[in-house]
Context: one part of a larger RNA
RNA sequence: GAACGAACGCUGGCGGCAGGCCUAACACAUGCAAGUCGAGCGCGACCUUCGGGUUGAGCGGCGGACGGGUUAGUAACGCGUGGGAAUGUACCUUUUGGUAUGGGAUAACCAUUGGAAACGAUGGCUAAUACCGUAUACGCCCUUUGGGGGAAAGAUUUAUCGCCGAAAGAUGGACCCGCGUCUGAUUAGCUAGUUGGUGAGGUAAAGGCUCACCAAGGCGACGAUCAGUAGCUGGUUUGAGAGGAUGAUCAGCCACACUGGAACUGAGACACGGUCCAGACUCCUACGGGAGGCAGCAGUGGGGAAUAUUGCGCAAUGGAGGAAACUCUGACGCAGCCAUGCCGCGUGAGUGAAGAAGGCCUUAGGGUUGUAAAACUCUUUCACCAGGGAAGAUGAUGACGGUACCUGGAGAAGAAGCACCGGCUAACUCCGUGCCAGCAGCCGCGGUAAUACGGAGGGUGCUAGCGUUGUUC
Numbered sequence: 001g002a003a004c005g006a007a008c009g010c011u012g013g014c015g016g017c018a019g020g021c022c023u024a025a026c027a028c029a030u031g032c033a034a035g036u037c038g039a040g041c042g043c044g045a046c047c048u049u050c051g052g053g054u055u056g057a058g059c060g061g062c063g064g065a066c067g068g069g070u071u072a073g074u075a076a077c078g079c080g081u082g083g084g085a086a087u088g089u090a091c092c093u094u095u096u097g098g099u100a101u102g103g104g105a106u107a108a109c110c111a112u113u114g115g116a117a118a119c120g121a122u123g124g125c126u127a128a129u130a131c132c133g134u135a136u137a138c139g140c141c142c143u144u145u146g147g148g149g150g151a152a153a154g155a156u157u158u159a160u161c162g163c164c165g166a167a168a169g170a171u172g173g174a175c176c177c178g179c180g181u182c183u184g185a186u187u188a189g190c191u192a193g194u195u196g197g198u199g200a201g202g203u204a205a206a207g208g209c210u211c212a213c214c215a216a217g218g219c220g221a222c223g224a225u226c227a228g229u230a231g232c233u234g235g236u237u238u239g240a241g242a243g244g245a246u247g248a249u250c251a252g253c254c255a256c257a258c259u260g261g262a263a264c265u266g267a268g269a270c271a272c273g274g275u276c277c278a279g280a281c282u283c284c285u286a287c288g289g290g291a292g293g294c295a296g297c298a299g300u301g302g303g304g305a306a307u308a309u310u311g312c313g314c315a316a317u318g319g320a321g322g323a324a325a326c327u328c329u330g331a332c333g334c335a336g337c338c339a340u341g342c343c344g345c346g347u348g349a350g351u352g353a354a355g356a357a358g359g360c361c362u363u364a365g366g367g368u369u370g371u372a373a374a375a376c377u378c379u380u381u382c383a384c385c386a387g388g389g390a391a392g393a394u395g396a397u398g399a400c401g402g403u404a405c406c407u408g409g410a411g412a413a414g415a416a417g418c419a420c421c422g423g424c425u426a427a428c429u430c431c432g433u434g435c436c437a438g439c440a441g442c443c444g445c446g447g448u449a450a451u452a453c454g455g456a457g458g459g460u461g462c463u464a465g466c467g468u469u470g471u472u473c
Base pairs, nucleotide, nucleotide: 001473002472003471004470006469007468008467009466010465013345014344015343016342017341018340019338020337021303026301027300028299030298031297032296035062036061037060040059041058043056044055045054046053047052069256070255078181079180080179081178082177083176084175087173092169093168094167095166096165097164098163099162100134101133102132103131109124110123111122112121113120114119140149141148142147154161155160182228183227184226189219190218191217194216195215196214197213198212199211200210201209231253232252233251234250235246236245237244238243258279259278260277261276262275281292282291283290284289309335311334312333313332317331318329319328320327321326348378349377350376351375358369359368360367361366382414384409385408386407387406388405392400417462418461419460420459421458422443423442424441428457429456430455431454432453438445439444
């Protein structure tokens, strides 16, 4: 000098665009953040123009694996980059073939009943695009090549939407490998599923992934193992560069969801707002037993030098469901708060010497503040008042918002501070103080003439900021 997710002190007019718990991955009151479909199904309630419609819980389907948060863990094929082969992929696209015929249940509901509650139990009735057979099989799977196995679902406004098998694509995953990826040797040896083979199991899939048997290997001063620290990257920052430091916001990837473990469902999870078990904590309880998980958005307590509203809207973009209308969406779009940063603008302009008054200094003559003020003549940016008033929205639909912007009006009117002035380093005098009080980044000032302390006048620098502290180069 530059930079900052900064903080602190003094000060503070406006706007645009950004940013805003770096600390306790500490604990959380309250509300909201994932639903949707009646064009799959039966039932109840209400309305009815008797055509039907609205609505509720339930069965069923799709979605809750996305989106959003956090950085605890992880030194690892986690990430980055470049390759590889033994893989599955709902919805979507293309192609092709099919959609035949039967059955038994069950929730809701009713009855009885247990419990404080959470939640159940027994009996009975019923439907389906729920479940299970039979048939069929171009292609599909297995095969000893003889053969064997395996599917479907209907709805309705009659125009479509679906359903099943197969092939291909697309999308987005899983796996393997080369290279790169912090510090410590005051960590030197580490390793028994360990290293390899055969066989089997398992997986979507290669593989000690798992198991049985066999062999005795494998890694290591080119740093194994151990310990510490840490999410990685695109980037950011500094620097002429090389390099150093860093990984907020935005984007990609990983990991995590009170702590630890586990699987279920599913195309996909070992699942933030799912399930089960254990633990800690909080709450309810009739003491038998139950409920909960903000590292979603707001918000609260706590910690801290320190970081915002329990706001508006689905109008736009995007997502889920739906044939659609539409519903949901704290994603998102906006608004609120904060000089936290960057950028822009303003706080007036011209004329004006009796060089006014006052202040300060003085050699008492004067000098300086200083064209500065006053005064006169103008202007009206921003703010203010009034009127008009968008784009953003392809037909409708605008939270923002009567906002941006435009026009008119009034009046210089409402708008300047902070640090420094011994040298480095731009800027000097007086008074007070008297090694005191104090200053200080370094050198150093202060013990009676202090340009270095404190005040004043003057000056210098930057300016809605200016200084200090911290960190990096």

Record summary: Small-subunit ribosomal RNA, 5' domain from an uncultured prokaryote, 473 nucleotides, folded computationally. It matches the Rfam family "Bacterial small subunit ribosomal RNA". The RNAcentral record of the full RNA draws on ENA. Its mean pLDDT, the model's own confidence on a scale to 100, is 88.